[in-house]
This is a predicted structure of a 680-nucleotide part of an RNA (large-subunit ribosomal RNA, domain II) from Agathobacter ruminis.
Context: one part of a larger RNA
RNA sequence: UCCGGCGAGUUACGCUUACUGGCGAGGUUAAGCACUUAAGGUGUGGAGCCGAAGGGAAACCAAGUCUUAAUAGGGCGACUAGUCAGUAGGAGUAGACCCGAAACCGGGUGAUCUAUCCAUGGUCAGGUUGAAGCUGCCGUAAGAGGUAGUGGAGGACCGAAGCCACAUCCGUUGAAAAGGGUGGGCAUGAACUGUGGAUAGGGGAGAAAUUCCAAUCGAACCCGGAGAUAGCUGGUUCUCCUCGAAAUAGCUUUAGGGCUAGCCUCGGUUUAGUCUGGUGGAGGUAGAGCACUGAAUUUCUGCGGGGGCGUCAAAGCUUACCAAGGGAUAUCAAACUCCGAAUGCCAUACAGAUGAUGACCGGGAGUCAGACUACACGAGAUAAGUUGGGUAGUCAAAAGGGAAACAGCCCAGACCUACAGCUAAGGUCCCAAAGUACGUGUUAAGUGGAAAAGGAUGUGGGAAUUCGAAGACAACUAGGAUGUUGGCUCAGAAGCAGCCAUUCAUUCAAAGAGUGCGUAACAGCUCACUAGUCGAGAGUUCCUGCGCCGAAAAUGUCCGGGGCUAAAACACGACACCGAAGCUUAGGAAUUACAUUAGUAAUUGGUAGAGGAGCAUUCUUAUAUGCGACGAAGCUGUACCGUAAGGAGCAGUGGAGAAAUAAGAAGAGAGAAUGCCGGA
Numbered sequence: 001u002c003c004g005g006c007g008a009g010u011u012a013c014g015c016u017u018a019c020u021g022g023c024g025a026g027g028u029u030a031a032g033c034a035c036u037u038a039a040g041g042u043g044u045g046g047a048g049c050c051g052a053a054g055g056g057a058a059a060c061c062a063a064g065u066c067u068u069a070a071u072a073g074g075g076c077g078a079c080u081a082g083u084c085a086g087u088a089g090g091a092g093u094a095g096a097c098c099c100g101a102a103a104c105c106g107g108g109u110g111a112u113c114u115a116u117c118c119a120u121g122g123u124c125a126g127g128u129u130g131a132a133g134c135u136g137c138c139g140u141a142a143g144a145g146g147u148a149g150u151g152g153a154g155g156a157c158c159g160a161a162g163c164c165a166c167a168u169c170c171g172u173u174g175a176a177a178a179g180g181g182u183g184g185g186c187a188u189g190a191a192c193u194g195u196g197g198a199u200a201g202g203g204g205a206g207a208a209a210u211u212c213c214a215a216u217c218g219a220a221c222c223c224g225g226a227g228a229u230a231g232c233u234g235g236u237u238c239u240c241c242u243c244g245a246a247a248u249a250g251c252u253u254u255a256g257g258g259c260u261a262g263c264c265u266c267g268g269u270u271u272a273g274u275c276u277g278g279u280g281g282a283g284g285u286a287g288a289g290c291a292c293u294g295a296a297u298u299u300c301u302g303c304g305g306g307g308g309c310g311u312c313a314a315a316g317c318u319u320a321c322c323a324a325g326g327g328a329u330a331u332c333a334a335a336c337u338c339c340g341a342a343u344g345c346c347a348u349a350c351a352g353a354u355g356a357u358g359a360c361c362g363g364g365a366g367u368c369a370g371a372c373u374a375c376a377c378g379a380g381a382u383a384a385g386u387u388g389g390g391u392a393g394u395c396a397a398a399a400g401g402g403a404a405a406c407a408g409c410c411c412a413g414a415c416c417u418a419c420a421g422c423u424a425a426g427g428u429c430c431c432a433a434a435g436u437a438c439g440u441g442u443u444a445a446g447u448g449g450a451a452a453a454g455g456a457u458g459u460g461g462g463a464a465u466u467c468g469a470a471g472a473c474a475a476c477u478a479g480g481a482u483g484u485u486g487g488c489u490c491a492g493a494a495g496c497a498g499c500c501a502u503u504c505a506u507u508c509a510a511a512g513a514g515u516g517c518g519u520a521a522c523a524g525c526u527c528a529c530u531a532g533u534c535g536a537g538a539g540u541u542c543c544u545g546c547g548c549c550g551a552a553a554a555u556g557u558c559c560g561g562g563g564c565u566a567a568a569a570c571a572c573g574a575c576a577c578c579g580a581a582g583c584u585u586a587g588g589a590a591u592u593a594c595a596u597u598a599g600u601a602a603u604u605g606g607u608a609g610a611g612g613a614g615c616a617u618u619c620u621u622a623u624a625u626g627c628g629a630c631g632a633a634g635c636u637g638u639a640c641c642g643u644a645a646g647g648a649g650c651a652g653u654g655g656a657g658a659a660a661u662a663a664g665a666a667g668a669g670a671g672a673a674u675g676c677c678g679g680a
Base pairs, nucleotide, nucleotide: 001680002679003678004677005676006675011094012093013092015090016089017088018087019086020085021084022083023082026050027049028048032044033043034042035041054061055060064076065075066074067073097235098234100232104225105224106223107222108221109220115199116198117197118196119195120194121193122192123191124189126158127157128156129154133150134149135148136147137146138145162186163185164184166183167182168181169180170179201217203213204212205211210219238614239613240612241611242610243609248261249260250259251258252257262367263366264364265363266362267361268360269359270358273354274353275352276351277350278348279347280346281345287339288337289336293333294332295331298328299327300326301325304322305321306319307318308317309316370395371394372393373392374391375390377388378387379386400411401410402409415588416587417586418585420584421583422582426578427577428576429562430561431560435575438573439572440571441570442569448564454549455548458546459545460544461543462542463541464540465539466538467537475533476532477531478530479529481506482505483504486500487499488498512527516525517524589604590603591602592601593600594599615669617666618665619664620663621662622661623660627657634653635652636651637650638649640647641646
């Protein structure tokens, strides 16, 4: 990992609801007893229970009663239907659908492992070092002391046995549930070790590590309470049909749990409901506004204050200071409003649409983690596939087509069959079904096929305006002068450092008291302006379409790919076609309604969940003196039948029991539980 078998809503009691049956103002027996063919018995037994009367705390009264001063009002009642069984659903009490703790308590068993202790034994090759003491000599007054020997101390040294476990390698489904290799430490001691004994589980022991107490230790092991409890995880076994949710509110030592309501379903009763228009309402949002409340800006005025002057007391004067209040102008606001929509909401006697969608009573639920998208908001950074409300949609519980792929986007809601047709979104060069289709433009960037502020004689369309055959714009040729070096300033200032200004006047076709370069200052080169040549458009501004730059990232160029340029890109227009489980067509099935006996119409996606109808398995009863050796069950094969669970027939095998029908009762259906047992 696979195969086979086993494996989870049961039973009892009372309650409750529905249905079926009996009897019915009644219904019913329990224990016990008797009989018995021994069963799902029969009879007896009326004790008891429920109902037929309620109200009140009670006395008590009674179709009424209680409250009360009340004959008032009000509350609860009365004007019939129950009861006993069975079946099904549900809750309750029990282990209560099954498996699963860590733990808690009680009683026992353990110190053959290990910890400490007690008793009694045993062991430590070899080699070193050389303490005290002692002796000789020296030394001293005597000592002390020195020196040479002797001696053999030590939790002394080196190092086997023994004990330990510091480093590293191997081993890691091992040779081994702690080992092996190479080194290492201690090795006369707080040493090691044999045998026997003591201490026991909230207890022991501990040179102390939550360390050891039999491979088990923050409280051993075994049995029992015991099926502890588990708001938690996992699992929970055949089929078809009808309907079909929720992820919200309130409360909760509550937040991943519950209760009630909401939403679903089934039964019953009833007759409303929903939408659109019209009509009638309430409102303070969007917007707007500044009349209030606040915020904020400019300016005028200036209560008051500050500074200055003042014979600094005072008056007074003054002020490019601050500034209340007021005027003018122009702003801002979720918690501002003199105003004020659209939607939405409420009502409806009116009109239309729809056609059971509403309400109530009763049985059964599930749901209380929601997700994204669009729109209007709060939080956040006008971040998040972020977070919290609101409205709508989809997913959840929805398959199909499109978006390359892609729960939540776009289209569209799958009863079954079809090698029939039409369309939606989206598409029509090839991959790949359908236009290498049509008309008019745009784009040259592969823009299309990612992006901003900002930048630019890209290019298309439109508008306005200036100049222009009395010749524009550009280019070329020529001129561009005089008073004058304007005045001032200045070392100098001559158009061109700077300042001043009725920046004037003259000659002119035209020429600034000068546009820039230049000089120390001049000079010089230019420009404005003018003439000529040339000969038709030129310049500026704004709006707008499509492009360009701005543009750096980590597996791999990357529109899904190939590839595409009067497109296979973009815009507009019109016509075809493709395209889904949509719609239609043909056939079939089921549900519901209406009709009836012929049918017609609508409907049939579905998780949690409610309701309905069935299939199969084992056993019991009856049919039943029936089937079966002329071959039961089981097994193997098989092209048959049924909408499904499933059911036959035939052949082979097998060798003795078994099917059908009508009922009944359940150890009643397996793929999942790190399920259990066996096998491979």
Notes:
The source organism's lineage runs through Bacteria, Bacillati, Lachnospirales, Lachnospiraceae and Agathobacter. Model confidence (mean pLDDT): 85 of 100.